[in-house]
RNA sequence: AACCGAAAAAGGCAAAGCAUCCGAAAGAAUGCGACGCAAAGCCGUGGGUCUAAGGCUCGGCGCAAGCCGCUGCUACGAUUGCCAGGUUGCCGAA
Numbered sequence: 001a002a003c004c005g006a007a008a009a010a011g012g013c014a015a016a017g018c019a020u021c022c023g024a025a026a027g028a029a030u031g032c033g034a035c036g037c038a039a040a041g042c043c044g045u046g047g048g049u050c051u052a053a054g055g056c057u058c059g060g061c062g063c064a065a066g067c068c069g070c071u072g073c074u075a076c077g078a079u080u081g082c083c084a085g086g087u088u089g090c091c092g093a094a
Base pairs, nucleotide, nucleotide: 004092005091012037013036017032018031019030020029022027035081041087042086043085045084046083047082048079049078050077054074055073056072058069059068060067061066
């Protein structure tokens, strides 16, 4: 120094749930709270997954303009605590 990661030390983060709040939703933010985490620091870049406002589609109604929805597809929305990738970094037993 690299790999590696201890029933070590110091410090760090914070799942579910609850409250407030933003959002069409998925989900986010803040506080409380700790299930866990050695990158659970940062970057939605690739894949996966979630959602479907809008768009297209299907159905119904209507003379029409158009309206409606337990139809389907779709991300430009989300998730890094699903997996990769990039990048930076604390400690030091075996």

A computed fold for a 94-nucleotide RNA from Paenibacillus alkalitolerans, annotated as c-di-GMP-I riboswitch aptamer. Taxonomically the source falls in Paenibacillus (Bacteria, Bacillota, Caryophanales, Paenibacillaceae). The coordinates come from a structure-prediction model, not an experiment, and the mean pLDDT is 86.